[in-house]
């Protein structure tokens, strides 16, 4: 320098272009003599600026971050 893949909640991850979900963690309540487990409820998110579209996590340009391969240099 070039190519490819990835970025969604604190962590691990779903979501065909058509209402962003789950598990764990955390908070509140229930249960228990108490704790754990279990049960109910709650908080919390699309890496960034644009573009396409009636509508974008999803498609496009650029940028940021991570990974892999190749080239260059030595």
């Nucleotide at each position: 320098c070039g190519g490819c893949c990835c970025g969604u909640a604190g962590c691990u991850u779903a979501a065909c272009g058509g209402a962003a979900g789950a598990g764990c963690c955390c908070c509140c309540g229930g249960c228990u003599g108490a704790u754990a487990a279990c049960c109910g409820g709650g908080a919390g998110g699309u890496g960034g600026c644009g573009g396409u579209u009636c509508g974008a996590c999803u498609c496009c340009u650029c940028c940021c971050g991570g990974g892999c391969c190749g080239a260059c240099c030595a």